[in-house]
RNA sequence: GGGCCAUUAGCACAGUGGUAAUGCACCGCAUUCGCAUUGCGGGGACAGGAGUUCGAUUCUCCUAUGGUCCA
Numbered sequence: 001g002g003g004c005c006a007u008u009a010g011c012a013c014a015g016u017g018g019u020a021a022u023g024c025a026c027c028g029c030a031u032u033c034g035c036a037u038u039g040c041g042g043g044g045a046c047a048g049g050a051g052u053u054c055g056a057u058u059c060u061c062c063u064a065u066g067g068u069c070c071a
Base pairs, nucleotide, nucleotide: 001070002069003068004067005066006065007064010024011023012022018054026042027041028040029039030038047063048062049061050060051059
């Protein structure tokens, strides 16, 4: 320098154009003499920018970061 892959909540991850799911964590309530456990409920996220589209996490381009391969 070039090819490919990844980037979604504090962490780990699903989601092939139409309301972003789940686990752990966090908060509240119940349970307990108290703590833990357990049950119920709640808040919080699409790396950044541009384009296509009625509509983009999803398709295209650029940038950034990380990984991998080639030179």
Molecule: transfer RNA
Organism: Candidatus Levybacteria bacterium RIFCSPHIGHO2_01_FULL_37_17